[in-house]
Model confidence (mean pLDDT): 77 of 100. Bacterial RNase P class A from a Frankiales bacterium, 379 nucleotides, folded computationally. Its Rfam family is "Bacterial RNase P class A". By type it is a ribozyme. Taxonomically the source falls in Frankiales (Bacteria, Bacillati, Actinomycetota, Actinomycetes).
RNA sequence: CGAGUCGGUCGGACGGUCGCGGCAGCCUCCAGCUGUCGAGGAAAGUCCGGGCUCCACAGGGCAAGGUGGUCGUUAACAGCGACCCGGGGUGACCCGCGGGAAAGUGCCACAGAAAACAGACCGCCUCCCUUCGGGGAGGUAAGGGUGAAACGGUGCGGCAAGAGCGCACCAGCGCCCGGGGUGACCCGGGCGGCUCGGUAAACCCCACCUGGAGCAAGGUCAAGAGGGAGCUUCGGCUCCUGCGCAGGCGUUUGAGGGCGGCCCGCCCGAGCCUGCGGGUAGACCGCACGAGGCCACUGGCAACAGUGGCCCUAGAUGGAUGACCGUCUCCUCUGCCUCGGCAGAGGAACAGAACCCGGCUUACAGACCGACUCGUCCC
Numbered sequence: 001c002g003a004g005u006c007g008g009u010c011g012g013a014c015g016g017u018c019g020c021g022g023c024a025g026c027c028u029c030c031a032g033c034u035g036u037c038g039a040g041g042a043a044a045g046u047c048c049g050g051g052c053u054c055c056a057c058a059g060g061g062c063a064a065g066g067u068g069g070u071c072g073u074u075a076a077c078a079g080c081g082a083c084c085c086g087g088g089g090u091g092a093c094c095c096g097c098g099g100g101a102a103a104g105u106g107c108c109a110c111a112g113a114a115a116a117c118a119g120a121c122c123g124c125c126u127c128c129c130u131u132c133g134g135g136g137a138g139g140u141a142a143g144g145g146u147g148a149a150a151c152g153g154u155g156c157g158g159c160a161a162g163a164g165c166g167c168a169c170c171a172g173c174g175c176c177c178g179g180g181g182u183g184a185c186c187c188g189g190g191c192g193g194c195u196c197g198g199u200a201a202a203c204c205c206c207a208c209c210u211g212g213a214g215c216a217a218g219g220u221c222a223a224g225a226g227g228g229a230g231c232u233u234c235g236g237c238u239c240c241u242g243c244g245c246a247g248g249c250g251u252u253u254g255a256g257g258g259c260g261g262c263c264c265g266c267c268c269g270a271g272c273c274u275g276c277g278g279g280u281a282g283a284c285c286g287c288a289c290g291a292g293g294c295c296a297c298u299g300g301c302a303a304c305a306g307u308g309g310c311c312c313u314a315g316a317u318g319g320a321u322g323a324c325c326g327u328c329u330c331c332u333c334u335g336c337c338u339c340g341g342c343a344g345a346g347g348a349a350c351a352g353a354a355c356c357c358g359g360c361u362u363a364c365a366g367a368c369c370g371a372c373u374c375g376u377c378c379c
Stems, first nucleotide, its partner, number of pairs: 001375010012328007020038007040350001044361002047359005052214004059264004064210005069083005084098001085096004099205002104203002106199003121144002123140007152170006171195002173192008218285004226241006243277007256268004292311008329348009
C1' cells in the first nucleotide's frame, strides 16, 4: 500500500422566535409569569426469561408444552462466556434446530430390476434345450447402468463364476484395559469379520423444567340509575343498600364455582344463566430509587462477581417531547476558474416511551475508532 476478519462508539452542532407535557415557586383559586426537566440504540416486533399484582396453593393418574454437546455465569432464560465435536477458509475467523436411528413403528419424490431382515435389468458362470439367431432353470453384488443415497476400500488367496468366504493393511463400529481432563472429550494398546443407509423441526424413547391471568393487573375515594326505612311545617331532609323487569335451572335429591387441560378425588357453596331496559365511565395510588447508571480497584481467559466513590435522569392517559429562521458540519448535482477553491440548488437515516428490567430478532443515510490476518514492496 492492497485485500479481508472481528469488535465498539456516534447517529447532526450552536443561537433565536413560537408552541406542548411534568415538577417547583409567586398567586386565595383559575389563568398568567419565572425557573427546571422532557425518547432510543433500537423506545419497534411482543419472540423468550424475570420482578411486581390478583386468583389458586389436598392428593393421585393420564395427557400437554418447552429445553437438549460440556463446564461456567445469572434473579431467570431458548441469553451470554469459555471449551469440545463436526463442517468451511491459506489465515484472522465463521457456521451447526449439536441427546438417542445398534428399543420399536413410519417415510425416502423422480429415475432404477431393486430404497433396507435386500435386490438379478445388462453382463459373468454352471446345467439343459436349440431351427445355432437364441431360449429356460439355477448361482453370482466383482463389472456396467439408475439415483441425493445401492449394504466398507486396496491387494493376495480362493471359486464354475463370485462374495469378509479366508488373510494382510487401511477406515468405521462395538467391547475391554491404561493415561490425561471438573466435564463434553482426547491419546495409546488389545479383542471381535461386527461392516449396521438417511430422516427424530415424523411418531417415539431418555434426561431436565413448567400453576393461571396480566398495570384495562390490583387498590382507595367520589358519583350513580333505583329500592327500603325514619322524620316532616308535605316543599323536602337524613340514613342504609347499590339498579329494575321477564324467563329458565337450583338451595343437602347441591345449581354453579375452584384445584392450568381430562379423569378420579377434594374443597367452597346460595345463588347461577339468558334476554330487555337503565346508570356511572371522574380523581388518586400502583408510577419512576431500580437485579439502576458512570468511574476506579480487586478476582476471573471471559461471561460475570465483589468493594469503594459519585449521580438521580421523561411520566402522558383524545395520550407532551414539535415547527420555523440564521450560521456551521457532511453528502450529491450543476456552473465558473487562477485546479482547489468559489457560487447556486437539493438532501442528512431507521424510528418514536406508556408498569419495570435482562436478552433475542428485525430496521438504519452517514461518520469515526480499536484489535487481528493474508499478500506485495522497501529498510